[in-house]
Model confidence (mean pLDDT): 82 of 100. Predicted 3D model of a 1384-nucleotide RNA (small-subunit ribosomal RNA) from an uncultured organism. The sequence is in RNAcentral, with records from ENA, Greengenes and SILVA.
RNA sequence: CGAGCGAGAAGCUCCCCUUCGGGGGAGUGGAGAGCGGCGAAAGGGAGAGUAACGCGUGGAUACCUGCCCCCGGAUCCGGGAUAGCCGCGGGAAACUGGGGGUAAUACCGGAUGAUGUCUUCGGACUAAAGGUGAGAUUCCCUCCGAGGAUGGGUUCGCGUCCUAUUAUCUUGUUGGUGGGGUAAUGGCUCACCAAGGCGACCAUGGGUACCGGGCGUGAAAGCGUGGUCCGGCUCACUGGGACUGACACACUGCCCACACACCUACGGGUGGCUGCUAUCAACAAUCUUCAUGAAUGAGCGAAAGCCUGACCGAGCGACCCCGCGUGAGGGAUGAAGGCCCUCCGGUUGUAAACCGCUGACGGUUGGAAGGAAAUCGCAUGGGGCUAUCCUCAUGUGUUGACCCAUCUUCUGAGGAAGUGCGGGCUAAGUUCGUGCCAGCAACCGCGGUAACACGAACCGCACGAACGUUAUUCGGAAUCACUGGGCUUAAAGGGUGCGUAAGCGGUCUGUUAAGUUGGGUGUGAAAUCCCUCGAGCUCAACCGAGGAAUUGCGCCCAAUACUGGCACGCUUGAGGGAGACAGAGGUGAGCGGAACUCAUGGUGGAGCGGUGAGAAUGCGUCCAUAUCCUGAGGAACGCCUGUGGCGAAAGCGGCUCACUGGGUCUUUUCUGACGCUGAGGCACGAAAGCUAGGGUAGCGAACGGGAUUAGAUACCGCGGUAGUCGUGGUUGUAAACGUUGAGCACCGGGUCGUAGGAUUCUCCAUAGUUUUCUGGCCGUAGCGAAAGUGUUAAGUCCUCCGCAUGGGGAGUAUGGUCGCAAGGCUGAAACUCAAAGGAAUUGACGAGGGCUCACACAAGCGGUGGAGGAUGUGGCCUAAUUCGAGGAUACGCGUAGAACCUUAUCCUGGAUUUGACAUGCAUGGAUUAACUCUGUGAAAGCAGAGCCACGCCCUUUGGCUGGAACAUGCACAGGUGAUGCAUGGCCGUCGUCAGCUCGUGUCGUGAGAUGUCGGGUUAAGUCCCUUAACGAGCGAAACCCUUGUCAGUAGUUGCCAGCGGGUCAUGCCGGGGACUCUAGUGAGACUGCCGGUGUUAAACCGGAGGAAGGUGGGGAGGACGUCAAGUCCUCAUGGCCUUUAUGUCCAGGGCUGCACACGUCCUACAAUGGUGCGUGCAAAGGGAAGCGAACUCGCGAGAGCAAGCAAAUCUUAAAAAACGCACUUCAGUUCGGAUUGCAGGCUGCAACUCGCCUUCAUAAGCCGGAAUCGCUAGUAAUCGCGGGUCAGCAUACCCCGGUGAAUGUGUUCCUGAGCCUUGUACACACCGCCCGUCAAGCCACGAAAGCGGGGGGCAUCGGAAGUCGCCGAGGUAACCCGCCAGGG
Repeated sequence: CGAGCGAGAAGCUCCCCUUCGGGGGAGUGGAGAGCGGCGAAAGGGAGAGUAACGCGUGGAUACCUGCCCCCGGAUCCGGGAUAGCCGCGGGAAACUGGGGGUAAUACCGGAUGAUGUCUUCGGACUAAAGGUGAGAUUCCCUCCGAGGAUGGGUUCGCGUCCUAUUAUCUUGUUGGUGGGGUAAUGGCUCACCAAGGCGACCAUGGGUACCGGGCGUGAAAGCGUGGUCCGGCUCACUGGGACUGACACACUGCCCACACACCUACGGGUGGCUGCUAUCAACAAUCUUCAUGAAUGAGCGAAAGCCUGACCGAGCGACCCCGCGUGAGGGAUGAAGGCCCUCCGGUUGUAAACCGCUGACGGUUGGAAGGAAAUCGCAUGGGGCUAUCCUCAUGUGUUGACCCAUCUUCUGAGGAAGUGCGGGCUAAGUUCGUGCCAGCAACCGCGGUAACACGAACCGCACGAACGUUAUUCGGAAUCACUGGGCUUAAAGGGUGCGUAAGCGGUCUGUUAAGUUGGGUGUGAAAUCCCUCGAGCUCAACCGAGGAAUUGCGCCCAAUACUGGCACGCUUGAGGGAGACAGAGGUGAGCGGAACUCAUGGUGGAGCGGUGAGAAUGCGUCCAUAUCCUGAGGAACGCCUGUGGCGAAAGCGGCUCACUGGGUCUUUUCUGACGCUGAGGCACGAAAGCUAGGGUAGCGAACGGGAUUAGAUACCGCGGUAGUCGUGGUUGUAAACGUUGAGCACCGGGUCGUAGGAUUCUCCAUAGUUUUCUGGCCGUAGCGAAAGUGUUAAGUCCUCCGCAUGGGGAGUAUGGUCGCAAGGCUGAAACUCAAAGGAAUUGACGAGGGCUCACACAAGCGGUGGAGGAUGUGGCCUAAUUCGAGGAUACGCGUAGAACCUUAUCCUGGAUUUGACAUGCAUGGAUUAACUCUGUGAAAGCAGAGCCACGCCCUUUGGCUGGAACAUGCACAGGUGAUGCAUGGCCGUCGUCAGCUCGUGUCGUGAGAUGUCGGGUUAAGUCCCUUAACGAGCGAAACCCUUGUCAGUAGUUGCCAGCGGGUCAUGCCGGGGACUCUAGUGAGACUGCCGGUGUUAAACCGGAGGAAGGUGGGGAGGACGUCAAGUCCUCAUGGCCUUUAUGUCCAGGGCUGCACACGUCCUACAAUGGUGCGUGCAAAGGGAAGCGAACUCGCGAGAGCAAGCAAAUCUUAAAAAACGCACUUCAGUUCGGAUUGCAGGCUGCAACUCGCCUUCAUAAGCCGGAAUCGCUAGUAAUCGCGGGUCAGCAUACCCCGGUGAAUGUGUUCCUGAGCCUUGUACACACCGCCCGUCAAGCCACGAAAGCGGGGGGCAUCGGAAGUCGCCGAGGUAACCCGCCAGGG
């Protein structure tokens, strides 16, 4: 699908009957189902499987093809059933069994028959159905045959991921013959025969994966990928199977099995969303149980039409792409607010407010084009001979799910801006907070109190309906290198050779045309990319049209240089022959001498041996060592011996013989490309090791004694087994190295060897020249990151092989394989780090080297460390014992002087708040302040009283203004508070060491180097010479001060030789400038002179002269830098903190505290002394709130009085040691002087805490352990004097002079320093770096008794459904036989 078929429910209309419930009949109606036809194999979904003819591309044909198109022909005569239906059963259900009867385009028989099929070529076989309609040769459908189109099947060439820790795989396997099977070829299947087939051009196995057009990226080559769209393939719960059919082994068909889920009456059944929507689970994460069939398409139908989660639309999601908006114009008091600030201002910023406008988007109101044109219905007319069929024209009617252009009403700047970033890369910065915390971070890296890096704010930058993050791919990455890289030392050459496959390969000619090149042609789907066009969407994204491209594959024609194939040749590559030559080349056998050990014997007689040791173990009176003769044994071969030789490498060394490999030279005689490399493979392969049986002198792992040592499983010594040696096997590795694979060719040289040849001088010899192979050195160009290499390349090319792709894990694990074992070869990953590494540079460092210097050592002198005391520090104590300084370079330091003050809130207590001090403003007003006084108090302070003004200027003659002064208030003052690791300045140290740099040039890619090194010399980078350096600067030196000699000048306060005067005496006086001296100016010393050495130099040594001699002595003067050295408490200063206190003032205390430890000093321990007496000689200073004479008093400290002196005048002021004399006689003393006690003195308001001094009485200590300091000449040592600080207080500090040595003339060592060189894994620089083990915890990966899961292969047994075949009981309408029954 009723236009294939039978039947036909409900309802409605009419008629009849009725028990009034209803029933029956006719018509209409057409539900639900059935038979039959077509479709259901399309469309839609997914990517599990598949590494395959699956896909892509290009071919082939042994094939099929419903519906569609075209052509030829046909459609005759019959028959029997069966669903539905009626009726009877079974079952919970699903479903199902008999009986009766019925139709067809369902089914069957016959006829006809070739242009069909088969054929033994005679023949045999083979169709169909009707429908619509009044009416069909005509329309639809049906049958047979031929062709087409479309779709499909099969097949072949080429292409298509990783893995060899998968190397062999295969028995229907490979082929043949003959059956079967299929639409069709074929081992597709079967029987028989043969023994093949695939594989290093990667078979087989494992892992992973649908493939392509395309997509992302990239300049390309490539790399990655296959979502959406298109083509192909495959799948449909998982696995198997067939049926039907044109097509299936079938997503929403059938059968079977398993799993899962559901129903059940427990007997049995049912299901398959990877269709659309929805639900759940899982997940970081993914939507609506929407509308329609209008459009496009599929199916059925004659058609109307029906169906369609295909499709077309809508919904949700910033998921992606594109477009638009979030307003535009004016607007400075540059508002407020925010942020910053140098407090002036700046910025946010025309931004806002405000003013007048516009109305895209959205919302709202009402219209409206288009997506719709066909079809279809009706009507009219025309054409196709006829027609129910087809077709055309006109008119009219009909069809919109959804989208809504556009017009219009109202609305009103109204509804609409974020995200990331701001240290560099990289566009854009300030403040605050935080304080290695919190946090950031792609990389480098930020954060430990001034963070442009964290967090916030403000501001800015970028993009903008987005912006960031994460993941992923490509790029940059020439960092897997085809285009386009490497392997000496950075990762990387195989230990060496022979050689298979393979790659590459001399020269001439011909041929072929495979590669190659040119032309033509077919194909390379569409979409995409690209170009052009579009009056196509308002633009764009998007869409439409055309073109180009698709670099590929097939076919045809042509060309022949090169490569390849084939063929004939050639000789230069290669090889052979001939003649010479060198050699530790190899193997075997034999022989030799030296040494050694052992043994027998002789001589000899106490040691030997060994070492760093005059050690020990060991050997020796059982006669060693030593020495002599003889014998035995094993191993190794001195001299020659040489960057000499040979060999592929490993390696090879006495002599002779035998066998044997290779090389070189000469000749140019022969072959005629026979060549090079070489994955696998094979062989060789040091030492050690293993195995069997030998050998064993010496040496000698292990082992045992002895030493050394903290120990000594070592170094040294005495022994000593395996081994070392030979034979037969095995192992197969080394820094097997030139850390450099093999081969051909080419590209300047010099020089020294080794083995040959040729040639020249008449021959020979030597020498020279030349040539070939070979071993070295030096070097040109070139190369190289550099070091270097450099005809023996690491240069310039070619050919082949091997190898690497960050460090560690790790040459480990596992698998395989080899080995007797040890072990070898092959060889990962997890995890972890941001480096590991090469070459060179500058430093620093080294129990590396060379040269040199310094009180560095040595040689000396004197100390410290022991005692007592002084002083500083630590520690302890304390209410407080203020703070700083800490190896050298803190510790008698800041402090040149703490009773109060100093002094610092260090402690206790009391006060004060614009302040003890500075400046400004405002107000007040002539009061206050100052001054005097009172009360209180420890004082400060607080409270109160008295006294009252003064002057200046302006202008003007008076006002009181302004200033000074005071009070109040506001700004602010103040801080010895923290940070010296925020700083300036100053300063310590290396170190008065001789260094540190620059300009130009040159060298190097560069860092850098050179100069500045080298040879001499110096105190010196001082100077000279040499020199790719030439110069210069800061340092050294010099200039400066002082001291030493002299000269001239000047002589007071200094001096006094000569002259004069005077005194007890004194330069006391007149005078003098000679001298000393004073203090200003000069001279002098420069290796200038001589000799020697040296390079004819610099310079050194010696000498002369000289006061002084080689910087005369001393001082000042301190390069670039180092130590985050020291100092915020000298001063200055940033930010921080504090502001009735961390400021200021005051009283008292503390800084002085004392079981102890250290530093620096003083005084001593005595006779070179002490004490007493006497005598003599300085220098440099100080002095007025001062020095203070003389005199008097006191034992004394001192006191009193007082001259002189602002000082070459006066004073301090006595110098002391020394010298002379005397005592003391070695003792805890006539040494030593602490401490304590008593008594005094001085300063000062004040002497208790807590000063100094004096008189008188009293301790330790007899030269100092380990260790350690200073000093080289007017020095050490020793002796006193002065000054600053200061009221007072000095053993400290800074000066001054007196007396006045010893030792060294060297550089081995200790310490430090300088230069050159060398090594470096250091650069915070050796106080560096770094290795192994380890508690606890954490991470990763393993092992583990075992336990569990998955994949693959093989074999065996059982085996569902089903297909094919065979057997076959039974059933059965048409057809056959039979008269029937019946049989088939």